[in-house]
RNA sequence: GGACAACGACAGGGGAGCGCGCGAGCGCUGAGAGUGCGGGACACCGCAGACCCUCGAACCUGAUCCGGUUCACACCGGCGUAGGGAGUCGGGAUCAUCUCGGG
Numbered sequence: 001g002g003a004c005a006a007c008g009a010c011a012g013g014g015g016a017g018c019g020c021g022c023g024a025g026c027g028c029u030g031a032g033a034g035u036g037c038g039g040g041a042c043a044c045c046g047c048a049g050a051c052c053c054u055c056g057a058a059c060c061u062g063a064u065c066c067g068g069u070u071c072a073c074a075c076c077g078g079c080g081u082a083g084g085g086a087g088u089c090g091g092g093a094u095c096a097u098c099u100c101g102g103g
Base pairs, nucleotide, nucleotide: 001099002098003097007090008089009088010087011054012053013052014051017028018027019026020025035048036047037046038045039044059084060083061082065078066077067076068075
């Protein structure tokens, strides 16, 4: 001297499940389980919003996966040191840590 946090700006990424009910709707988990507008073949789709996430367990694939558990989803473990996955700038912190150069 540099790296690493919080925080900010702009930019970007992502999902929307399960149960009951004819239905309206109610309940569960969750940060979020569809709020508004438009389209629609009434399955859904687009844009915006809310929420989460941006080097990583947000989210996707394997996967209509495997074991436990639940009415089911959720949850726990595995798969998993798996394969993918969206970033720059500002701000920079005392200690600690790592690193580069000099004595």